[in-house]
Context: one part of a larger RNA
Molecule: small-subunit ribosomal RNA, 3' major domain
Organism: uncultured bacterium
RNA sequence: AGACGGGGACCCGCACAAGCAGUGGAUCAUGUGGUUUAAUUCGACACUAAACGAGGAACCUCACCUAGGCUUGACAUUGAUAGAAUUUUCCAGAAAUGGAUUAGUGCCCGCAAGGGAACUUGAAAACAGGCGCUGCAUGGUUGUCGUCAGCUCGUGCCUUGAGGUGUUCGGUUAAGUCCGUUAACGAGCGCAACCCACGUUGUAUGUUACUAUGUCAUACGAGACUGCUCGAGUUAAUCGAGGGGAAGGUGUGGAUGACGUCAAAUCAGCAUGGCCCUUAUGCCUAGGGCUACACACAUGAUACAAUGGUCGGUACAAACAGUCGCCAACCCGCGAGGGUGAGCCAAUCUGAAAAAGCCGAUCUCAGUCCAGAUUGGAGUCUGCAACUCGACUCCAUGAAGUUGGAAUUGCUAGUAAUCGUGAAUCAGCUAUGUCACGGUGAAUCUGUUCCCGGGUCUUGUACU
Numbered sequence: 001a002g003a004c005g006g007g008g009a010c011c012c013g014c015a016c017a018a019g020c021a022g023u024g025g026a027u028c029a030u031g032u033g034g035u036u037u038a039a040u041u042c043g044a045c046a047c048u049a050a051a052c053g054a055g056g057a058a059c060c061u062c063a064c065c066u067a068g069g070c071u072u073g074a075c076a077u078u079g080a081u082a083g084a085a086u087u088u089u090c091c092a093g094a095a096a097u098g099g100a101u102u103a104g105u106g107c108c109c110g111c112a113a114g115g116g117a118a119c120u121u122g123a124a125a126a127c128a129g130g131c132g133c134u135g136c137a138u139g140g141u142u143g144u145c146g147u148c149a150g151c152u153c154g155u156g157c158c159u160u161g162a163g164g165u166g167u168u169c170g171g172u173u174a175a176g177u178c179c180g181u182u183a184a185c186g187a188g189c190g191c192a193a194c195c196c197a198c199g200u201u202g203u204a205u206g207u208u209a210c211u212a213u214g215u216c217a218u219a220c221g222a223g224a225c226u227g228c229u230c231g232a233g234u235u236a237a238u239c240g241a242g243g244g245g246a247a248g249g250u251g252u253g254g255a256u257g258a259c260g261u262c263a264a265a266u267c268a269g270c271a272u273g274g275c276c277c278u279u280a281u282g283c284c285u286a287g288g289g290c291u292a293c294a295c296a297c298a299u300g301a302u303a304c305a306a307u308g309g310u311c312g313g314u315a316c317a318a319a320c321a322g323u324c325g326c327c328a329a330c331c332c333g334c335g336a337g338g339g340u341g342a343g344c345c346a347a348u349c350u351g352a353a354a355a356a357g358c359c360g361a362u363c364u365c366a367g368u369c370c371a372g373a374u375u376g377g378a379g380u381c382u383g384c385a386a387c388u389c390g391a392c393u394c395c396a397u398g399a400a401g402u403u404g405g406a407a408u409u410g411c412u413a414g415u416a417a418u419c420g421u422g423a424a425u426c427a428g429c430u431a432u433g434u435c436a437c438g439g440u441g442a443a444u445c446u447g448u449u450c451c452c453g454g455g456u457c458u459u460g461u462a463c464u
Stems, first nucleotide, its partner, number of pairs: 001464002003461003007458007015448002019411005026302008034293002042053002064288007073127001077126002082120002086103001089100004107116003129277002132275003138271002140266003143262001145260001150189006156165003169180003195254004200222007225248001228242005304404001308363007320351003325344002330339003370401001375396007417440007
């Protein structure tokens, strides 16, 4: 100087407390461990792994296994040779691949011969290739402490020196924010502001919206600064109350993450040193596997019902997507869906019905008209192909479950809870996931003793 303390002082945070809803019990979904397996590819492991990489595992993906094949190779450069490119059909085979066969002669230079470009074939060899190893050789990127308020430098001063001072102290703040004090005076990276969205308003413009304004959309502005008043305070910073205001003291949310820590994560996104493989650890193909199942854990979905279930009627969004697409209306089907077919490259057309809600009817506390797992049958759709292993529909079946032990999570306002909607990925889908969107819409906290994490100063130390 640090680090640590079941040392001290001060302060902060959904950290506790006060509340609301859960998890832990049930069934299912997904991930992980374990076990199994020919293979169940690999990585991630307290917080900071486990609906994570994966924003889509039937084939492909694919890295794994089995089997069949290739060896200058699927791909790149150089390259003797041959052929334009391209194309038809047949045979063997699971395919890869191998064999045979048919049509065809182009573009540029040139009278022609021939040469060139592109593509194909291809001896020999340089080489290719590797999701093989090392994240403890690395770049880049990321997580975490933490959006915590810290981390430093120049000169000066102090110390034999390491180093200290500044950065402490008194106030104050969300903040090393600001004020005052001060052997320090200044400065930098952080904080704040500048950026985006939302909330109020003015002007201009107006397609498809609207057809008067307005709403709406786009652009440029205005507005909030403790500016005003009172009180407190050191005449300060600032704090409390108020006025005005759409908004008040950081308006709300986002983007933004200092010096560093964890030899944290990633060689399987990519790049890359070294090492290793080179008729294989490379490459192609078919099938299988990643979906196994005594069990354990994690994250979720659905419920256990009457603030509810079922049936009928009826109202109100936002955001988003669409031409290999979204698909209206009509007809067929109980339905998934099929047929036909208009519009739309979309403020125009379509997806599109919002749902909870409201109005009525019924059920009357029961394993039920709750709950929907599981199983049987019949189908639809996507796709070469749904057996392993897809989703959806209809009929039948109707399991556990009556609010969950110890323990434990989230959340302070348009938040929690609850209700639907959309998108990416995507042929289809295992989405109950993720990311967004709006509807309805609470309770509690005016406290800091305690638990957890963090900051500042100080103290002790046999630790560095």